[in-house]
Context: one part of a larger RNA
This record gives sequence, C1' cells and structure tokens, in this order.
RNA sequence: UGACGGGGGCCCGCACAAGCGGUGGAGCAUGUGGUUUAAUUCGACGCUACGCGCAGAACCUUACCUGGGCUAAAUCCAUUCGAAUCUGGCUGAAAGGUUGGAGUGCCCUUCGGGGAAUGAAUGAGAAGGUGCUGCAUAGCUGUCGUCAGCUCGUGUCGUGAGAUGUUGGGUUAAGUCCCGCAACGAGCGCAACCCUUAUCGUCUGUUGCCAGCAUUAAGUUGGGAACUCAGGCGAGACUGCCGGUCUAAACCGGAGGAAGGUGGGGAUGACGUCAAGUCCUCAUGGCCCUUAUGUCCAGGGCUACACACGUGCUACAAUGGCGAGUACAAAGAGUUGCGAGACCGCGAGGUGGAGCUAAUCUCAAAAAACUCGUCUCAGUUCGGAUUGAAGUCUGCAACUCGACUUCAUGAAGCUGGAAUCGCUAGUAAUCGGAGAUCAGCACGCUCCGGUGAAUACGUUCCCGGGCCUUGUACA
Repeated sequence: UGACGGGGGCCCGCACAAGCGGUGGAGCAUGUGGUUUAAUUCGACGCUACGCGCAGAACCUUACCUGGGCUAAAUCCAUUCGAAUCUGGCUGAAAGGUUGGAGUGCCCUUCGGGGAAUGAAUGAGAAGGUGCUGCAUAGCUGUCGUCAGCUCGUGUCGUGAGAUGUUGGGUUAAGUCCCGCAACGAGCGCAACCCUUAUCGUCUGUUGCCAGCAUUAAGUUGGGAACUCAGGCGAGACUGCCGGUCUAAACCGGAGGAAGGUGGGGAUGACGUCAAGUCCUCAUGGCCCUUAUGUCCAGGGCUACACACGUGCUACAAUGGCGAGUACAAAGAGUUGCGAGACCGCGAGGUGGAGCUAAUCUCAAAAAACUCGUCUCAGUUCGGAUUGAAGUCUGCAACUCGACUUCAUGAAGCUGGAAUCGCUAGUAAUCGGAGAUCAGCACGCUCCGGUGAAUACGUUCCCGGGCCUUGUACA
C1' cells in the first nucleotide's frame, strides 16, 4: 500500500421488511447430469453452465457411428489429348466405376497447323483438418456494475515503499456541486450531447383523415385541409419564479404547466477482476494427421431411458367451463411471397385466383372484456396426458423421427414439505397479436399492444456494494 475480520461509523440496492404472483407436489415440453449405446458429435458447470452456443438435428445441417469409395476441391506452372457442350446403356444403396452416341463453333493461317476460352490425364509445388493447446494469442463476450470510482503532470512531505491531491464539514442518483485545506491543475468515467415516448405550433396533405354540404351497401364517390394521423422544422423544463431552512451548494413546500426537479424508457459499461468463456464463427503461434485425424456417399445417431436436477407450458376449477351474440388495438411481414370474395369439406385443408413490390391489397379472426343462456361443487359439462382409428399439409422421403385435424379413449391432478424466485406503476398479474430462424416444425426467444392492482412503517437482521477508520503472525 492492499486484502481480510462472526471490528467500528456513515450510506445505497426488490437486499430485508410490507405486499402480489410463482417454483418446489401432478402431466407434458425443453436443457443438463447419469446410465445405455456401434454412435448417442462437441463446448458451457456457484452467483456469471443447465428453453445456453442451437434465430428452428427427418435427408442436408453434422462435426458422431457402421458400411462402400477417392487421393483430391480451388489456384498457378509444364507436357499430352480432346473445342465446349448435350445425351444413352450396364453395374451400384448412392457416391462412384465402366462403355457408347450426337457435336463442331471463334481468331490467325503459308491450309501443314497455331492460338483464345473450356474440359480431361500426368508431374511438380502445394492443398486439407469442427484434430490438440482459450494456461501461447488477436478479436468478441459474460461478471462485479451503470457500481462511482480509476489515474496523471507539477509542487510539497517522507531515507524509502509511498503519501498528499481523492481526506474533512455539508449536499447529491453521482469523485454531483459548495465550503475548507500543501496543494494547484488535468484525463478516463458521472452528467449532457443520440434515439424513443408524453404537450403545443408550423409546413406538407396521398395510398391516410371526414367537421360541415351532397352521395353510397361501404370515406364508396364529389368535395374539404378543420380533426386524427404520417414526418420535416421548431417551441417547451432551466430549481427559471415565489415562500421557508441556509454562508454556499442544496433541500422542503407552492404556483404556473401536457410534463418538475435525472419527466418515463432505451442505447451508452472507466482503470481493472475472475490464467472467467470461446482455437467448433473468424483470424492466428506451436504441436499432430497426410492412400488419412483429409474428402465423397448411403443408412443410422445427435430424439435412447431404472433415475436425479434446472427452466417453462397446461391444470387442479364457479372471479370458472361450455354455447350463442356483440365490441375495441398496436407493432410487424409479404413477389421463389401474402393470398381476398366465391365454391367443396364437420375440420385440418382443398379448388380457384381478384388485388398487392404495399399508409392502397393480403396475412387478419385480436383475445381477455361485455350481454344472454346453461352447468351447481362432483375427479364433474373441471383437467387434458395416454392410446386406437381415419385423415390433412410440407417435402425425393414423415418407420426410426414432423406439425395439424376429426371421432373415440379419458390418466395424474382437489393448490403442493424443507426450501426458493420475480416484481415498486402503466410495473406485477392476466389476455391475445406479430417477427426472426424456417420447405415443414415454437409451450422457446425478441418485439407489440389490451385489461390493470397491492404494498413500502422502516434499515435491527440476511445478501451484495461504496467511503472513512481500526486490528492483523496474510501478500
């Protein structure tokens, strides 16, 4: 100087408390361990691995296994052959092997041939590796933590390591600001500048809008430029004003205001820590393989299943289930695409194809909510696992191993031990919509809106963190 303490002081955080809803019990989905297997590819392991890499394993992917093949894909050079290219037979699971047929173009030409482009063979160099080492590395990432810290120059003090500044008194979300001070300044962080949301003005009105006037089944059409909305430019919030406390910084209350003291949300992550993660994104040192640890193909596996754990979905019902009727979104996507109306099918879906490269057309029905009816507390009109049968769709192909539909079947489950998680407001809870990946496959992920709470006395305690101080046989 640090680190540590079941030392002390001050302070903060959904850290506790106060509340609301979960997990842990059931069934299923998914990841992991274990076991099994020819293989169940590999990585990730407290917080910071376990719906993680994987924004989508039937083939492919694919790295694994079994079997069958090859010695090469790309590029360059040399030699030889044939333009290129198209197409058939045999064999084979395919890859591949083998054997025919068609076909001659362009440029130069002394008509012998030569050249360009492309293909094949041989040789040489060379290539290839998701093989090992993340403890050799770059890059990227997680975490402490959006915590308020981390440092430097000069000066001063100290023999020196170092100290001071950065400590102290206040204050703040903040090393934020003020005052004081052997310090004076500065840098990286904080804040602001960026995006979005909340209010208003102005400009522009089509594909968007419709107050008044006509018109219609319908903003459909004429028309309108007010309103909504779209998107450009501006305004607005600064403790600016008032009162109190006060040396100041600031704090408390108030006014005005759409918004008040960082208005809400996002992006943004200092010096560093964990030899944290990744050599399987990529790049790369070293090592290793080179008729194989490279590469092509078929089939299988990654989907196994006495079990254990994590993360979720659906429930156990009446604040509910079922039936009928009837409203109200936002944000997205679409030409190899979205696919309307119509018709067929109980349905998944099919036929067909209008319109749309989209504020125009389509996906598209929002759902919970509301109204009426029914069920009357039961393993039930709750719950839907499992299984049987028949189908639909995608796709060469749904056996291993897809999703969905209909009929039948109707399991566990009556609110969950010890323990444990999330959340402070348009949040939790609950309800649906969309997108990426994607032929097909979503209970996952990421966005979007609808309905919309309860509680916070407080900081004694648990956990994590910051500052000062103290002890130490630790570095």